Two RNAs folded together computationally: RNase P RNA and transfer RNA, 465 nucleotides in total. Rfam match: Bacterial RNase P class A.
RNA sequence: CGAGCGGGCCACGUGAUCGCUCCGGGCAGGUUUCUGUACCGGAGAGGAAAGUCCGAACUCCACACGGGCGGCAUGCCGGGUAAUGCCCGGUCGCGGCGACGCGAAGGAAAGUGCCACAGAAAACACACCGCCCUCCGAACGCCUCGGGCGCCGGACGGCAAGGGUGAAAAGGUGCGGUAAGAGCGCACCGCUCCGGCGGCAACGCCGGGGGCAGGGUAAACCCCAUGCGGAGCAAGGCCAAAUAGGGGGAUGCAGGGUGCCCGUCCCGCCCCGCCUCGCGCGGGACAUCCCCGGGUAGGCUGCUCGAGCCCGAGGGCGACCUCGGGCCCAGAGGAAUGAUCACGGCCUCUCACGAGGCACAGAAUUCGGCUUAUCGGCCCGCUCGGAGC
RNA sequence: GCGGGCGUAGCUCAGUCGGUAGAGCAUCAGCUUCCCAAGCUGAGGGUCGCGGGUUCGAUUCCCGUCGCCCGCUCCA
Numbered sequence: 001c002g003a004g005c006g007g008g009c010c011a012c013g014u015g016a017u018c019g020c021u022c023c024g025g026g027c028a029g030g031u032u033u034c035u036g037u038a039c040c041g042g043a044g045a046g047g048a049a050a051g052u053c054c055g056a057a058c059u060c061c062a063c064a065c066g067g068g069c070g071g072c073a074u075g076c077c078g079g080g081u082a083a084u085g086c087c088c089g090g091u092c093g094c095g096g097c098g099a100c101g102c103g104a105a106g107g108a109a110a111g112u113g114c115c116a117c118a119g120a121a122a123a124c125a126c127a128c129c130g131c132c133c134u135c136c137g138a139a140c141g142c143c144u145c146g147g148g149c150g151c152c153g154g155a156c157g158g159c160a161a162g163g164g165u166g167a168a169a170a171g172g173u174g175c176g177g178u179a180a181g182a183g184c185g186c187a188c189c190g191c192u193c194c195g196g197c198g199g200c201a202a203c204g205c206c207g208g209g210g211g212c213a214g215g216g217u218a219a220a221c222c223c224c225a226u227g228c229g230g231a232g233c234a235a236g237g238c239c240a241a242a243u244a245g246g247g248g249g250a251u252g253c254a255g256g257g258u259g260c261c262c263g264u265c266c267c268g269c270c271c272c273g274c275c276u277c278g279c280g281c282g283g284g285a286c287a288u289c290c291c292c293g294g295g296u297a298g299g300c301u302g303c304u305c306g307a308g309c310c311c312g313a314g315g316g317c318g319a320c321c322u323c324g325g326g327c328c329c330a331g332a333g334g335a336a337u338g339a340u341c342a343c344g345g346c347c348u349c350u351c352a353c354g355a356g357g358c359a360c361a362g363a364a365u366u367c368g369g370c371u372u373a374u375c376g377g378c379c380c381g382c383u384c385g386g387a388g389c
Numbered sequence: 390g391c392g393g394g395c396g397u398a399g400c401u402c403a404g405u406c407g408g409u410a411g412a413g414c415a416u417c418a419g420c421u422u423c424c425c426a427a428g429c430u431g432a433g434g435g436u437c438g439c440g441g442g443u444u445c446g447a448u449u450c451c452c453g454u455c456g457c458c459c460g461c462u463c464c465a
Base pairs, nucleotide, nucleotide: 001385002384003383004382005381006380007379008378009377010376012344013343014342015341016340017339018338020044021043022042023041024040025039026037027036028035029034046360050371051370053369054368055367056366057365058232059231060230061229071228072227073226074225075224076090077089078088079087080086091105092103093102094101095100106223107222111221112220113217114216115215128163129162130159131158132157134155135154136153137152140150141149142148143147171189172188173187174186175185176184190212191210192209193208194207195206196205197204198203236301237300238299239298246292247291248290249289250288251287252286255267256266257265270284271283272282273281274280275278308327309326310325311324312323313322314321315320345358346357347356348355349354390461391460392459393458394457395456396455399414400413401412402411408445416432417431418430419429420428438454439453440452441451442450
């Protein structure tokens, strides 16, 4: 210098004017407290406020205790944390020359299912071409012609080396061995079992035994281990209109069909029980009035001081923890956080003057994570290649 | 704020223990007809919303993401 890897940070800046929301003070009404304000001061979006994918706080509902069945989630080991499916460190596997990255990483030796097409065979292995022993047959060729060999065809068998199919073919490579072959034998690698050593552990290293049984798929059913009650601030609490309905009390008995008036017509003089049968007593229905409680609209609250932020010291490889000091940092509610101007910064276009643009994106009960979107810039550490000293 | 569902041809929809995607209408061509329609025969047309993973193999299983649709406050 070029190419790359990992981590951290910023998120256009400054000022003026006019607005919006909240808080404190002043002033006015009022004076328990609340309301208004044309006054003064202060504060006012994010790293993701997003997706709502996990884990909690908080609130309400449900719940004797123990066990079983079922469902969902998680799944190498150790640690961190309020907790987690998150984070850190390690192990193993895969990728990269490397820095480093990625991994839903228990069990296929409990059982079941599936493995299309092709292929002989896809899981109790098998035999299409092929290789080989023995036997039989016959034409031809060769010879040392009694016969033998080669070649061809067939039969009973042996084999799995080679060919071929497939994503995958029943350990791999090499040497020996054999009629041909084969873990049949041996060496190395792989697998598996046992022992020793190191490590908290996952696991690693070393040594020995066994010729090798047990293809893949669990993001197929399933098995094993661990965990899990449900709903969510539209949770929940308080105050509390109108209308309807609920509870209690008092009073009342004739008109209704038909909102009003007149005429006509129709239905009816509330129902049940008791008795010394009366408009007697008790109960119920209906109507009117009053009271009470629940609750909707509406208002108040939950509502922002919190697993908080900054600095320093110490412990730890790290996530993180402990101690000390300092700080207060939006709380709206159909929902404020905006607009204009000036100067500066960066980018694009233009010869220039100048013009345009400033990523993704907007809090909604509050935290801790994950995931996704994101113009541009700064800082730190590291790797590979080239050149120079 | 909370919860649920869908996305396959131009349109409406099928497609289950994963094996390479169809139907109807529409389009085009041929036959038929004097011509058209109807009818018959045939053909074309698919990133299965997108990206990644598991698997030999994904419309299907898993994860992420985008878009669309629906339901949920209290009372009678």